The part of an RNA shown here (small-subunit ribosomal RNA, 5' domain) has 524 nucleotides and comes from a metagenome.
The prediction has a mean pLDDT of 81.

[in-house]
Context: one part of a larger RNA
RNA sequence: GGACGAACGCUAGCGGCGAGCUUAACACAUGCAAGUCGAACGCGAACGGUUGGCUUCGGCUGACUUAGUAGAGUGGCGAACGGGUGCGUAACGCGUAGGCAAUCUGCCCUUAAGUGGGGAAUAAGCUCGGGAAACCGGGUCUAAUACCGCAUAUGAUCUUAAUGUCGCAUGGCAUUUAGAUUAAAGCCUUCGGGCGCUUAGGGAUGAGCCUGCGUCCUAUUAGCUUGUUGGUGAGGUAACGGCUCACCAAGGCGACGAUGGGUAGCUGGUCUGAGAGGACGAUCAGCCACACUGGGACUGAGAUACGGCCCAGACUCCUACGGGAGGCAGCAGUGAGGAAUAUUGCGCAAUGGGCGAAAGCCUGACGCAGCUACGCCGCGUGAGCGACGAAACCCUUCGGGGUGUAAAGCUCUGUUCUGUGGGAAGAAUGCCCAAUUUUAUUGGGAGAGACUGUACCACAGGAGAAAUCACCGGCUAACUCCGUGCCAGCAGCCGCGGUAAUACGGAGGGUGCAAGCGUUGUCC
Repeated sequence: GGACGAACGCUAGCGGCGAGCUUAACACAUGCAAGUCGAACGCGAACGGUUGGCUUCGGCUGACUUAGUAGAGUGGCGAACGGGUGCGUAACGCGUAGGCAAUCUGCCCUUAAGUGGGGAAUAAGCUCGGGAAACCGGGUCUAAUACCGCAUAUGAUCUUAAUGUCGCAUGGCAUUUAGAUUAAAGCCUUCGGGCGCUUAGGGAUGAGCCUGCGUCCUAUUAGCUUGUUGGUGAGGUAACGGCUCACCAAGGCGACGAUGGGUAGCUGGUCUGAGAGGACGAUCAGCCACACUGGGACUGAGAUACGGCCCAGACUCCUACGGGAGGCAGCAGUGAGGAAUAUUGCGCAAUGGGCGAAAGCCUGACGCAGCUACGCCGCGUGAGCGACGAAACCCUUCGGGGUGUAAAGCUCUGUUCUGUGGGAAGAAUGCCCAAUUUUAUUGGGAGAGACUGUACCACAGGAGAAAUCACCGGCUAACUCCGUGCCAGCAGCCGCGGUAAUACGGAGGGUGCAAGCGUUGUCC
């Protein structure tokens, strides 16, 4: 000098764009953050309204409607994305370059073939019972794109055999032969069809695994290792593999730093620097890890399963003491810790995501607004004229000099501000109707903006309300007076102060920055 997710002191007019718990991965009240589909399926209210019957005039009861609506329930898809945090991890975790003849992949695209015929249940419901509750059990009824047999098999898988071809060892690919195993679901329709379902091939996307190289400090850590290193066989996995197991061999790693200890998420990048390098890894993006702590599997195409399950533990809450409930490192918010870091806001209008044929619903992702000079950038706090130069203050050699065109005064202009009026872009995809053969197109129609009556514009008013902070001994731009008297104090270094201190405190003046200026901390 530059930089900062900064903090502190003094000060403070406006706007734009960004950023905002670096500490306790400490504990959390409350609300919200993942649903959706009636075009898979069976059920199915009530308030209210209309109307009838009975009545002791208090009411009781029925029908229609409300409405196949609300609502649970079965089933499907999603919930593995999106969002958070950086505890752990020195590792194939990350980065980079390759490999899988050792792999999987829902939805999507594409190709081929199929979608036949049956069955038995069960939730919801009704009913009985247990429990304070959470919830649980028995009986009975019923549906499906839920579940289970049967048939078929272009195929696929496994096994037997053969041939061809390729290759990087084990082998891969293709064809043929024989046998075994293995599918399906319907819904809507304008009756044209559409959406699904099953099997198989290919693609795309996503994921898994392997390998070379790189990746902090410490030798005041020198030896480490028994599933350890390799083999055979078996099991297991989507898949290779000590991944696991049985047996066999005795190996494997290490001063090119094993093992241990400490620290740490890694990267694109950020800061600095002429560069080489050094330091860092907030925001944004990729990957990884984690979800109260530890362990475990289930479901599924896919699981570290944050807002799933089970067990154990700590903690908190409810309890009728028998037993239960919970997990903000999601968005807000609270307490605590701390020098220190925001609203329990608005909206799904846009972008994106889930479900749905669609309308649409959900979305604290996201878009916005609020708070904070935390940062960067921009604007303003007026402009012109105005005295040999007011007053006041300071200095003085008492002549004068300085603040100083500064003020006053005159003439203008109108940024922020105040008032009135106008007022966006982001908005146009999409939706409904009709036509044409679906698509697509054309015509017609309705109509959706949180921000927001915001930005912005016009008019009116009026210089009126808008400059501080630090420094002035040298480094280092800027000097005098008074007070103090090694005191009080200053100080980044050198050093100032003991009676004329440009170094302390005040004043006048000056210098430098400027809505900031200084201080502290950290990095280059």